[in-house]
RNA sequence: GGAGCCGGUGAGGCGGCCGCGGUCCGGGUUCGCCCGGGUCGAGGAACGUCCGGACUCCACUGGGCAGGAUGCUGGGUAACUCCCAGGCGCAGCGAUGCGCGGAACAGCGCAACAGAGAGCAGACCGCCACGGUGGCACGUCCACCGCGGCAAGGGUGAAACGGUGGUGCAAGAGACCACCAGCGCGGCGGGUGACCGUCGCGGCUGGGCAUGCCCCAUCCGGAGCAAGGCCAAGCAGCAGGUGACGGUGGCCCGCCGGUCCUGCGGGUGGGCCGCACGAGGCGACGGGCAACCGUCGUCCCAGACAGAUGGUCGCCACCCGGGUCCUCACGGACACGGGCAACAGAAUCCGGCGUACGUCCGACUCCCUUC
Numbered sequence: 001g002g003a004g005c006c007g008g009u010g011a012g013g014c015g016g017c018c019g020c021g022g023u024c025c026g027g028g029u030u031c032g033c034c035c036g037g038g039u040c041g042a043g044g045a046a047c048g049u050c051c052g053g054a055c056u057c058c059a060c061u062g063g064g065c066a067g068g069a070u071g072c073u074g075g076g077u078a079a080c081u082c083c084c085a086g087g088c089g090c091a092g093c094g095a096u097g098c099g100c101g102g103a104a105c106a107g108c109g110c111a112a113c114a115g116a117g118a119g120c121a122g123a124c125c126g127c128c129a130c131g132g133u134g135g136c137a138c139g140u141c142c143a144c145c146g147c148g149g150c151a152a153g154g155g156u157g158a159a160a161c162g163g164u165g166g167u168g169c170a171a172g173a174g175a176c177c178a179c180c181a182g183c184g185c186g187g188c189g190g191g192u193g194a195c196c197g198u199c200g201c202g203g204c205u206g207g208g209c210a211u212g213c214c215c216c217a218u219c220c221g222g223a224g225c226a227a228g229g230c231c232a233a234g235c236a237g238c239a240g241g242u243g244a245c246g247g248u249g250g251c252c253c254g255c256c257g258g259u260c261c262u263g264c265g266g267g268u269g270g271g272c273c274g275c276a277c278g279a280g281g282c283g284a285c286g287g288g289c290a291a292c293c294g295u296c297g298u299c300c301c302a303g304a305c306a307g308a309u310g311g312u313c314g315c316c317a318c319c320c321g322g323g324u325c326c327u328c329a330c331g332g333a334c335a336c337g338g339g340c341a342a343c344a345g346a347a348u349c350c351g352g353c354g355u356a357c358g359u360c361c362g363a364c365u366c367c368c369u370u371c
Base pairs, nucleotide, nucleotide: 001367002366003365004364006362007361008360009358010357012316013315014314015313016312017311018310020041021040022039023038024037025036026035027034028033043343047354048353050352051351052350053349054348055224056223057222058221062253063252064251065250067220068219069218070217071216072086073085074084075083076082087100088099089098090097091096101215102214107213108212109209110208124154125153126150127149128148130146131145132144133143134142135141136139162180163179164178165177166176167175181205183202184201185200186199187198188197189196190195228273229272230271231270237264238263239262240261241260245257246256247255248254280299281298282297283296284295285294286293287292318339319338320337321336323334324333325332326331
């Protein structure tokens, strides 16, 4: 200098002037509100609404068929598709990143292009035996034809039915042998486990994709703060159905409720609660590799009309730029000028994930160069 990866930080501090929302206190009031003071007032993502929960209402008597989600192991958590630690595989010099149920012998399926052949395959080139015909340089010869054998060699491909060496054979082949790889079974050892190491035996070898259907295991009632509750105000009925309708929120059976239901029309579209103390923040100590947990102390911290949380000036701090000075250098000091931004804004709340973005700082790893 470059690259990778992880973490922190989301623009500060003080003061002046002007302004906004909530709440408390005091005063005034024509009871609508107004004035003064105190106090609090957006984010790391408040975002997307993709998961998981809290909370609320409805349902809860069962069966069948569908459907969805998750998927190595152990742990964390209220819960999760999240997090931590580990295992295996792949990629990388490395930090690190990505993936994970089914030895795709339960079944169905898929594979562009190229290639002779793409699944228990395949003679395109090739190799070899036999028969025939022809040739001459007559040989362990060559060419062509016919009929067979061969998966060794070439070639195609992401992938061609183990690898190397030997025996064997007309040529060949796990046909046979040795070693190796891989698979299955069993034993021993280590580990909570995924798994790892090692020994023996077996048949000699069974391709890939489940991010295609599927299979296996586990889990899953529905709707959502426009949930839901209370108060106030207001209105006009008419038509149709009544073995209907509603609930069991995928469907069917079954079951339950049991007198209303549907359509059109009419009225309202105001207020309050839910609703801000919570799986809460911060600090210390302790446990744990970690995620996280426990104990103690301390703090109270937005909340609406879908509407507030801002503007400006000065000083300090920070960053950048060139200049001067000091220093061997790294770097530092001084004055000047400029900048202080980006992504984005709560709306029931919380834990995650994903996405967007600014600046500075820190840790680790690798490569190159220099001292």

This is a predicted structure of a 371-nucleotide RNA (Bacterial RNase P class A) from Salsipaludibacter albus. Taxonomically the source falls in Salsipaludibacter (Bacteria, Actinomycetota, Nitriliruptoria, Salsipaludibacteraceae). Of the family's consensus pairs, 97% are formed in the model. Rfam family: Bacterial RNase P class A. Rfam links the family to the GO terms tRNA processing, ribonuclease P activity and dimeric ribonuclease P complex. It is annotated as a ribozyme.